[in-house]
Context: one part of a larger RNA
RNA sequence: GCCAACGAGUUGUUGCAUGCGGCCCGGCUAAGUCCUAAGGGACGAAGUCAUAGGGAAACCGAGUAUUAAUAGUGCGUUAGUCGUAUGCAUCAGACCCGAAGCCAAGUGAGCUUGCCUUGCGCAGGGUGAAGUUCGCCGAAAGGCGGAUGGAGGCCCGAACCGUUUUGCCGUUCAACACAUUCGGAUGACGUGAGGUAAGAAGUGAAAAGCUAAUCGAACUUGGUAAUAGCUGGUUCUCUCCGAAAUAGCUUUUGGGCUAGCGUCGGAUGUUCCUUUUGGGGGUAGAGCACUGGAAGGUCUCGACAGGGAGAAAUCUCGCGAGACCUAUCAAACUCCGAAUACCAAAAGUUAAUAGUCCGGCAGUUAGACCGUGGGGGCUAAGCUCCACUGGUCAAAAGGGAAACAGCCCUUGAUCUCAAGUUAAGGUCCCAAAAUCUACGUUAAGUACACUUAAGGUGGUAGAAUUUCUCUGACAAUGAGGAGGUUGGCUUAGAAGCAGCCAUCCUUUAAAGAUAGCGUAACAGCUCACUCAUCCAGAGAUUCCGCGCCGCAAAUGAUCGGGGUUAAACGUAGUACCGAAGCUGAGGGCUUUCCGUGUGUUCGCACAUGGGGAGCGGUAGGAGAGUGUUCCAUUCGCGAUGAAGGCAAAGGGGUGACCCAUGCUGGAGCGCUUGGAAGUAAGAAUGUUGGC
Repeated sequence: GCCAACGAGUUGUUGCAUGCGGCCCGGCUAAGUCCUAAGGGACGAAGUCAUAGGGAAACCGAGUAUUAAUAGUGCGUUAGUCGUAUGCAUCAGACCCGAAGCCAAGUGAGCUUGCCUUGCGCAGGGUGAAGUUCGCCGAAAGGCGGAUGGAGGCCCGAACCGUUUUGCCGUUCAACACAUUCGGAUGACGUGAGGUAAGAAGUGAAAAGCUAAUCGAACUUGGUAAUAGCUGGUUCUCUCCGAAAUAGCUUUUGGGCUAGCGUCGGAUGUUCCUUUUGGGGGUAGAGCACUGGAAGGUCUCGACAGGGAGAAAUCUCGCGAGACCUAUCAAACUCCGAAUACCAAAAGUUAAUAGUCCGGCAGUUAGACCGUGGGGGCUAAGCUCCACUGGUCAAAAGGGAAACAGCCCUUGAUCUCAAGUUAAGGUCCCAAAAUCUACGUUAAGUACACUUAAGGUGGUAGAAUUUCUCUGACAAUGAGGAGGUUGGCUUAGAAGCAGCCAUCCUUUAAAGAUAGCGUAACAGCUCACUCAUCCAGAGAUUCCGCGCCGCAAAUGAUCGGGGUUAAACGUAGUACCGAAGCUGAGGGCUUUCCGUGUGUUCGCACAUGGGGAGCGGUAGGAGAGUGUUCCAUUCGCGAUGAAGGCAAAGGGGUGACCCAUGCUGGAGCGCUUGGAAGUAAGAAUGUUGGC
């Protein structure tokens, strides 16, 4: 991991509600007693609920309390009770499994820690303390030297004890080993045996170490099914409806209680909804009349610091305040002011699982994204917090968006169908449908999904304004572009062209006291300007469409792909495809209305025909069934073969499931109607067994 078996809302108490039943001339017995053919039956009104309430009470009573009140107001002005079933609550283990823990009583020192008693062990080598002795020196104290001696938590190094390094192992040889290397190795040494100290206690050269693979409180059993606002799991079917992720309070925020939203029953009977009419408002917008902000200007005032001019008066710049003009800004400004929304009334369609109230039972109180209006943030976030009780998902499948809970289809799947028709979105091929029609644009594979700026662009299309132009424009080519003069000044020089000043006149078709290059200065080359040749458009500005550059990212690229010059983009149109939508055909169920039939306790129930509406669904509510075991009951089956098993294939039922048939099996089993439960398995790191 798989298979099989086992495996989770039970039982009792009390209460509430609903269904059914008994009695209602109110209902019921409890403990207990007696009897029994042991299944049960009889007795037993103590007591309890109801029959009258109100008041704190006295008390009064269909009333009473309040009160001065006969007013007003509050609470009242008669139907139940017992049993049973189901649902829920309550107390109990209370749907099941699961802690870490707490307490008690015991068991442990054969592991390990300390201690006590008694034994045992430590190859070999080195060093050479004290002491002793001999010799020499010394007055002595003593010194020096030799020998002897054999000390030491001394040295090296086996056994032994330890475990520093690295490797190996790491489903192991091993729940700590092995290899290598290393520390101690006569000592605070190692070790055997016997004893001793223990659970809030021991022992500890102290690490909260160790106390039997267990230690910041051992182990065993008990209290004990501890508790778990937490996690996981919780077993058959069909039908109807169908949420919430919000508010308030909470040692409360992943839990509760109440309300909101769901469902079921009862009551009410259109109250819902839509439209019309009538209302109040101070939002969006707008505005500057108030409160404030902020820009420019004019004027006035100020014993207004300071700068400038002037001998000074004073002038000027500046500083502060105010008035006016112009143009403005505001969530906490308003002279104004919508659309929606909200409230009321009337009318109207609809009749439905509408609305409201009372009661039973819930679940929900972690929401997500999208759109719109806002706060926070960076007008960041697949960010965060509100609102629209907006939409979808959650709890919703189908089609589209390549794939894609929350986007689009004003799409909501009862079942069947080689049917029709549409939505969004599409129509070259993958791949259903136009290689459709008309007119344009793009040349960048731009584009064909989303998204990329400022800035640049004589790429190209369109529109507008305007200037020049057959009296010849623009471009190109040919020619000219001169004289006074090298203007004056300056300068070494300054001649159109370093710089300063002036910038005239003449000849002309035209030609600047020169727009640029150039020279040391000249020279030289162009330009403006003019003529000729040529010939019909040329130039400037603005707006706008589509492009281009800007444009760099980490494993191999791409529009989903192929590919496309349209199969791209824009405008207009027609046709077609396209969903579980709608339509068509047939079937099922729910609910309501109208008939018919049968039964009837006259309340209604069942069957059947027709019309209308409906049938996605998590939590959850309500209803109807299937199956298993046992009991009672009715009727049956079985050695001519029960149960059980095997067999994708026969039949019935919406389904759980039921029936038949063959083989196997070898002894019990089923049906009807009721009853009672150890009543349904795929999940719980479930339990046990098997493989």
Predicted 3D model of a 691-nucleotide part of an RNA (large-subunit ribosomal RNA, domain II) from a bacterium. Rfam family: Bacterial large subunit ribosomal RNA.